């Protein structure tokens, strides 16, 4: 170098929870805090998972609720995929 790896060492992210903008929602986002994580760093594509606002349909009619069907959006801290990367006891 390359696997493999958290033993030292240098660090790095921030879960849940609160608050506060955004969105119909998922969910993002800013501070506080800190469960954890060797890629919890970057792609939403080719999987997989989530969200039905708005429009249709549905009902004795209108609205309203109910239920189905429709698409954008969204999860990299679900795995998996594909770029990158620290350390170097064994």
């Nucleotide at each position: 170098a390359a696997a493999a790896u958290u033993a030292c060492a240098u660090g790095g992210c921030a879960a849940a929870c609160u608050u506060g903008u955004c969105g119909a929602a998922a969910g993002a986002u800013a501070a506080g805090u800190a469960c954890u994580c060797a890629a919890a760093g970057c792609a939403a594509u080719c999987a997989a998972c989530c969200a039905a606002a708005c429009g249709u349909a549905u009902u004795a009619a209108c609205a309203a609720c109910u239920u189905g069907c429709c698409a954008u959006g969204g999860u990299a801290u679900c795995c998996g995929u594909g770029c990158u990367g620290c350390u170097u006891a064994c």
Record summary: This is a predicted structure of a 90-nucleotide RNA (c-di-GMP-I riboswitch aptamer). It matches the Rfam family "c-di-GMP-I riboswitch aptamer". Rfam's curators write: GEMM was predicted in a large-scale screen for bacterial structured RNA regulatory elements. RNAcentral records the identical sequence in 2 taxa.